[in-house]
Context: one part of a larger RNA
RNA sequence: GAACGAACGCUGGCGGCGUGGAUAAGGCAUGCAAGUCGAGGGAGAACCAACUUCGGUUGGGGAGACCGGCGAAAGGGUGAGUAACGCGUAGACAACCUACCCCCGAGUCUGGAAUAACCGUUGGAAACGACGGCUAAUACUGGAUGGCCCGGCGGUUUCGCAUGGAACUGUCGGUAAAGGUUGCCUCUGCUUCAAGCUUCUGCUUGGGGAGGGGUCUACGUCCUAUUAGCUUGUUGGUGAGGUAACGGCUCACCAAGGCUGUGAUGGGUAGCGGGGCUGAGAGGUUGGCCCGCCACACUGGGACUGAGACACUGCCCAGACUCCUACGGGAGGCUGCAGUCGAGUAUCUUCCGCAAUGGGCGAAAGCCUGACGGAGCGACGCCGCGUGGGGGAGGAAGGCCUUCGGGUUGUAAACCCCUGUCACUGGUUAUGAAACGGCCCGGGUCGAAUAGGCCCGUGUCGUGACAAAGGCCGGAGAGGAAGCCACGGCUAACUACGUGCCAGCAGCCGCGGUAAUACGUAGGUGGCGAGCGUUGUUC
Numbered sequence: 001g002a003a004c005g006a007a008c009g010c011u012g013g014c015g016g017c018g019u020g021g022a023u024a025a026g027g028c029a030u031g032c033a034a035g036u037c038g039a040g041g042g043a044g045a046a047c048c049a050a051c052u053u054c055g056g057u058u059g060g061g062g063a064g065a066c067c068g069g070c071g072a073a074a075g076g077g078u079g080a081g082u083a084a085c086g087c088g089u090a091g092a093c094a095a096c097c098u099a100c101c102c103c104c105g106a107g108u109c110u111g112g113a114a115u116a117a118c119c120g121u122u123g124g125a126a127a128c129g130a131c132g133g134c135u136a137a138u139a140c141u142g143g144a145u146g147g148c149c150c151g152g153c154g155g156u157u158u159c160g161c162a163u164g165g166a167a168c169u170g171u172c173g174g175u176a177a178a179g180g181u182u183g184c185c186u187c188u189g190c191u192u193c194a195a196g197c198u199u200c201u202g203c204u205u206g207g208g209g210a211g212g213g214g215u216c217u218a219c220g221u222c223c224u225a226u227u228a229g230c231u232u233g234u235u236g237g238u239g240a241g242g243u244a245a246c247g248g249c250u251c252a253c254c255a256a257g258g259c260u261g262u263g264a265u266g267g268g269u270a271g272c273g274g275g276g277c278u279g280a281g282a283g284g285u286u287g288g289c290c291c292g293c294c295a296c297a298c299u300g301g302g303a304c305u306g307a308g309a310c311a312c313u314g315c316c317c318a319g320a321c322u323c324c325u326a327c328g329g330g331a332g333g334c335u336g337c338a339g340u341c342g343a344g345u346a347u348c349u350u351c352c353g354c355a356a357u358g359g360g361c362g363a364a365a366g367c368c369u370g371a372c373g374g375a376g377c378g379a380c381g382c383c384g385c386g387u388g389g390g391g392g393a394g395g396a397a398g399g400c401c402u403u404c405g406g407g408u409u410g411u412a413a414a415c416c417c418c419u420g421u422c423a424c425u426g427g428u429u430a431u432g433a434a435a436c437g438g439c440c441c442g443g444g445u446c447g448a449a450u451a452g453g454c455c456c457g458u459g460u461c462g463u464g465a466c467a468a469a470g471g472c473c474g475g476a477g478a479g480g481a482a483g484c485c486a487c488g489g490c491u492a493a494c495u496a497c498g499u500g501c502c503a504g505c506a507g508c509c510g511c512g513g514u515a516a517u518a519c520g521u522a523g524g525u526g527g528c529g530a531g532c533g534u535u536g537u538u539c
Base pairs, nucleotide, nucleotide: 001539002538003537004536006535007534008533009532010531013385014384015383016382017381018380019378020377026341027340028339030338031337032336035070036069037068040067041066047060048059049058050057051056077296078295079294086221087220088219089218090217091216092215093214096213097212098211101209102208103207104206105205106204107203108202109143110142111141112140118133119132120131121130122129123128149174150173151172152171153170154169155168156167157166158165159164179201180200183197184196188194189193222268223267224266229259230258231257234256235255236254237253238252239251240250241249271293272292273291274290275286276285277284278283298319299318300317301316302315321332322331323330324329349375351374352373353372357371358369359368360367361366388418389417390416391415398409399408400407401406422480424475425474426473427472428471429470432466437461438460439459441457442456443455444454445453446452483528484527485526486525487524488509489508490507494523495522496521497520498519504511505510
């Protein structure tokens, strides 16, 4: 000199864009942060209408709950642990998986038994149950069919870096499914419309893709030798088990290996990278915000479900802690968004909205979304703007200094003429909103169809949290807006008084013991300016 997620002191007008729990991965009151689908299923409250023998019945209606599906493994937080294939770079898988999405092929036949909701009885303070009875499904399940799918035994061609891979083919064996919805009468039944046809969408199976993941390899990745030896599933083999998959991953048996001065093992510290800061560079230092990867979710362990987890707001066990209790027993996990206590030099609102972008579910309307979009607070940072401009000397007054002549503050003020940014005030107005959807019309496609669905196009209708914001036009009026630090040398800026090695200053050298440009105050001056200094840390 530069930099900062800074803090402290004094001071403080406005705006834009950023940024804000670095310490206790300490404890947490309260609210919200993951739901959705009635176009999978059964049942159905309130309410409305009609009828009524006033008991109710029928029709409409669909809340809340239940079964079922998808999602909940994403998004969001944090950096504790980790010196590791964790991360980074470059590769490998002939050793692998992949829900939803896209493309292509084939199929979607026929049966069955339950169960929740509900009803009845009943236990418990509660949390939550127990028993009996009824019922549905895209829930569960038997059978059928079946392929280029899987397994066994063969054949041919071809390719490769080894184990081997790919394509075609013979034979034997094995394995699947679920429906929903729209409209219609062409076909079938038949004149009610449906089990028929049809639209859209599901389901099963196979191949391919996209995106995502798993595993392996080479190289790189802090300090310490006042840590020199470490290791028994340890190192390798055979066989088996296990996994989506290779493998001591696990197990039995066999062999005795494996690592290490190119630093093993131990100890300390630390999430890693893209990047950031600094520097001419080399390098040093750093990893906050944003992006990628990893790890964690009260502490430790475990599996279940699932395409995917060993699962932040799922389950089980143990522990610590907190809460409820009728003392028998139960409930909880903010390192989500706000907020609170604590510790601390120190870090914000218990805000608004789903209008936009994105995500989940749904055919859609839509619902949910503390992701996100915004607003609020903090000069915490960067940037921009303003606090007025011109004129004005008899150089006023006051202050300070003085050799008492004067000098200086100083064109500074007053005063005159202007301007009008910001703030204030009145009016006016755009962008973020075009998608999607509804309606009308036209065209195309599926179709028996002048039903209906889907696609395309024109027109039209509806959607804004922010926002009392922003832009533009007008009004008023110099009015509301300047401080901080320094002035001995380094280093730019000097006098007076007070003090008297005192009180004090100080980054270094050093000042102060009676004329102190170094302490304190004042005047003046210098520097920066909504900031200025100080401290801390890095280069």

Model confidence (mean pLDDT): 84 of 100. A computed fold for a 539-nucleotide part of an RNA from a metagenome, annotated as small-subunit ribosomal RNA, 5' domain. The full RNA is in RNAcentral, with records from SILVA. Its Rfam family is "Bacterial small subunit ribosomal RNA". Rfam links the family to the GO terms structural constituent of ribosome and ribosome.